[in-house]
Context: one part of a larger RNA
Molecule: small-subunit ribosomal RNA, 5' domain
Organism: uncultured bacterium
RNA sequence: GGAUGAACGCUGGCGGCGUGCCUUAAGCAUGCAAGUCGAACGCACUGAGAGCAAUCGAAGUGAGUGGCGGACGGGUGAGUAACGCGUAGGGACCUACCCUUUAGUCAAGGAUAGCUCGCCGAAAGGCGGGGUAACCCUGGAUAUUCUCGCGCUUUGCGCGAGAAAAGGCCGUAACUGGCCGCUGAAGGAUGGACCUGCGUCCUAUCAGCUUGUUGGUGGGGUAACGGCCUACCAAGGCGAUGACGGGUAGCUGGUCUGAGAGGAUGGUCAGCCACAAUAGCACUGAGACACGGGCUAUACAACUACGGUUGGCAGCAACUGGGAAUUUUGCGCAAUGGACGAAAGUCUGACGCAGCGACGCCGCGUGGAGGAUGAAGGCCUUCGGGUUGUAAACUUCUUUUAUUCCCGCACAUGCGGGAUUGAAUAAGCACCUGCAAACUACGUGCCAGAAGCCUCGGUAAUACGUAGGGUGCGAGCGUUAUCC
Numbered sequence: 001g002g003a004u005g006a007a008c009g010c011u012g013g014c015g016g017c018g019u020g021c022c023u024u025a026a027g028c029a030u031g032c033a034a035g036u037c038g039a040a041c042g043c044a045c046u047g048a049g050a051g052c053a054a055u056c057g058a059a060g061u062g063a064g065u066g067g068c069g070g071a072c073g074g075g076u077g078a079g080u081a082a083c084g085c086g087u088a089g090g091g092a093c094c095u096a097c098c099c100u101u102u103a104g105u106c107a108a109g110g111a112u113a114g115c116u117c118g119c120c121g122a123a124a125g126g127c128g129g130g131g132u133a134a135c136c137c138u139g140g141a142u143a144u145u146c147u148c149g150c151g152c153u154u155u156g157c158g159c160g161a162g163a164a165a166a167g168g169c170c171g172u173a174a175c176u177g178g179c180c181g182c183u184g185a186a187g188g189a190u191g192g193a194c195c196u197g198c199g200u201c202c203u204a205u206c207a208g209c210u211u212g213u214u215g216g217u218g219g220g221g222u223a224a225c226g227g228c229c230u231a232c233c234a235a236g237g238c239g240a241u242g243a244c245g246g247g248u249a250g251c252u253g254g255u256c257u258g259a260g261a262g263g264a265u266g267g268u269c270a271g272c273c274a275c276a277a278u279a280g281c282a283c284u285g286a287g288a289c290a291c292g293g294g295c296u297a298u299a300c301a302a303c304u305a306c307g308g309u310u311g312g313c314a315g316c317a318a319c320u321g322g323g324a325a326u327u328u329u330g331c332g333c334a335a336u337g338g339a340c341g342a343a344a345g346u347c348u349g350a351c352g353c354a355g356c357g358a359c360g361c362c363g364c365g366u367g368g369a370g371g372a373u374g375a376a377g378g379c380c381u382u383c384g385g386g387u388u389g390u391a392a393a394c395u396u397c398u399u400u401u402a403u404u405c406c407c408g409c410a411c412a413u414g415c416g417g418g419a420u421u422g423a424a425u426a427a428g429c430a431c432c433u434g435c436a437a438a439c440u441a442c443g444u445g446c447c448a449g450a451a452g453c454c455u456c457g458g459u460a461a462u463a464c465g466u467a468g469g470g471u472g473c474g475a476g477c478g479u480u481a482u483c484c
Stems, first nucleotide, its partner, number of pairs: 001484004006480005013364006019357002021322001026320002030317003035068003040065002043062004049056002075275003084200007093192002098188008106140001108138003115130006146162007167180004201247003208238003213235008250272004254265004277298005300311004328354001330353003336350001337348004367397004377388004402421001404419006428473005434453002439468005449456002
């Protein structure tokens, strides 16, 4: 000198774009953050309207069954020195929704929630009887291809065994038909899993480490290879090119600095990873060992009729605490994106906006021109004067910004144009011995104090304090901290 997610002191007019718990991965009142589908299904309630009535019934509401989504999006960086990440490769794999191609969607049966009746419980919730629907469940048929086995004229063919499915809406007088689905198979796309080479901090005041350990065989397991697991066999495997141990740390694209080499760093944004009070576990599912799903244990907290039950903000706000320090319990789904739906649409604290903070960067303003007897006042003075200083006053001009208002367009907030008033609403901070741009007076008297370094101050201090003057930067200026 540059830089910062900064803080502190003094000061502070406006706008645009960014950015804002770096500390206790401490605890959290309250609200919201993941639902959706009636064109899968039965039921209950309401019920426009039709009808003498019985009854039929458009439309709507509710919980439930079923489907898809809650594995994305959002947060945090505790753990992790690791195939975690980066980069370049590999083969033994899976992939819902989507796309392409192909073949089908036949004929039966069953249960259960809701509902109703009864019972238990303070509650949370639960038990039993009855009965009901489906794209729920079950077995049967069919099988081009698929899986397994066998044979052969051997890479194709044949034989045997095994495995599917679900309907809904529109339309028609009815069928044919159209759309959305469902099933088998092949391929694609996308996403993911696994393996390997190389790279990836400090420490030897850590020198030896290892028994599923290293390899093999059989078996199991997985979507898949593999000590991944298991039985047996062998005795291997790693290490001064630093094993093992200890400390520290999410990694990268990047960012800061530097002429570069390098050094430092990883906040915002983007990619990957890990985590969801702590520890473990599986279930469902195409996908999880699952932040706002489940089970168990622990700690903490809440309710309790003492029997028991409930909770998880490292989502968005907010609160307490901690701290030098970090914002609103805001508005909207109008845009972009996502989930569901045939669609209308619903949901979306993702997102888009607004609010707060000079926290940062950038832009603008605080007026322009003229104006000397060089006013007054201040300060200095050799008392002549010098300086503040064209600075002010005064004259004239302009209106960015500000005030008040109007119009157009867009609209949840905004943008553009015009008018009105009046120089009006707007300057500070640090420094002035040298480094280093900028000097005098008074006060003080090794005191009070200053200080980045050398140092300054003990009676004429350009170094302390105040004033005048000056220098630098300017809505900022200094100080502190950290990096180059």